[in-house]
RNA sequence: AGAUAGAGGUCGCAUUUUUCAUGAGUAAGAUGACGGAUGUAUCAGGAACAAAGGAACUCAUCAGAAAGGGAAAGAUGCCGAAAGGAUAGAGAAGCCUGAGACUUUACCCUUGGGCAUGGCGUUAAGAGCGGCAUGACUGUCAUCGCAGGAUGGAGAGCUAUCUGA
Numbered sequence: 001a002g003a004u005a006g007a008g009g010u011c012g013c014a015u016u017u018u019u020c021a022u023g024a025g026u027a028a029g030a031u032g033a034c035g036g037a038u039g040u041a042u043c044a045g046g047a048a049c050a051a052a053g054g055a056a057c058u059c060a061u062c063a064g065a066a067a068g069g070g071a072a073a074g075a076u077g078c079c080g081a082a083a084g085g086a087u088a089g090a091g092a093a094g095c096c097u098g099a100g101a102c103u104u105u106a107c108c109c110u111u112g113g114g115c116a117u118g119g120c121g122u123u124a125a126g127a128g129c130g131g132c133a134u135g136a137c138u139g140u141c142a143u144c145g146c147a148g149g150a151u152g153g154a155g156a157g158c159u160a161u162c163u164g165a
Stems, first nucleotide, its partner, number of pairs: 001163006009079001012078009029062005038050003042099005082111004087106005112138002115135004120130003140153005
């Protein structure tokens, strides 16, 4: 230097299936009342369509979802597992354009891991997730100490075996 195999955790990481709760008596819909000119799934512009044979808003009644996220059980793949950011491309989204949001690919950068607290963002949400800051814990290596321990570094690391120089 290369190859192979491993470890961190009983809340390791990610994907997926089933069930349950939440979402929610919400959205969309139907009827009636009011109203009196706008409305059309994130915003803006346009096109097209609907609308005085009555638009939007609001109220009442009827009937009434789903997705993301969550919990439990199981399966699969793994240990830069994976997560986030920036740039570029592609896709999809109920017509077109621009922006935003979503999915995915490539390169680059950051993070050893989970947890708690605070605040910011996201979300229906006091759940969860993401970033930042702080804190102790934990695994690993180095140095000091050699009793307990202390300080510091980062996964392109660490441990084991084999091969080569």
Overview: Lysine riboswitch aptamer from uncultured Mediterraneibacter sp., 165 nucleotides, folded computationally. The sequence is in RNAcentral, with records from MGnify. NCBI's taxonomy places the organism under Bacteria, Bacillati, Bacillota, Lachnospirales, Mediterraneibacter.